[in-house]
RNA sequence: GCGGUCUUAGCUCAGUUGGUAGAGCAUCAGAUUGUGGCUUUGAGGGUCACGGGUUCGAGCCCCGUAGAUCGCCCCA
Numbered sequence: 001g002c003g004g005u006c007u008u009a010g011c012u013c014a015g016u017u018g019g020u021a022g023a024g025c026a027u028c029a030g031a032u033u034g035u036g037g038c039u040u041u042g043a044g045g046g047u048c049a050c051g052g053g054u055u056c057g058a059g060c061c062c063c064g065u066a067g068a069u070c071g072c073c074c075c076a
Stems, first nucleotide, its partner, number of pairs: 001072007010025004019056001027043005049065005
């Protein structure tokens, strides 16, 4: 340099045919317990990487950019 895949909550990841953004863990609070832990109930937490386009409507489709990763090529 070329091609593929990926980017969604603090972490790991779902998200169906384009139609209200979710789970587990973690965090906080309550219950339980003499305290902590375990267990249990609830709550908070989102620029869906960034920019643009298509559409009545985009996490999802299209284009560009950035980053990560895999493969290939060139130079040394």
This is a predicted structure of a 76-nucleotide RNA (transfer RNA) from an uncultured Ignavibacteria bacterium. Its Rfam family is "tRNA". Its mean pLDDT, the model's own confidence on a scale to 100, is 81. It was read from a public genome assembly.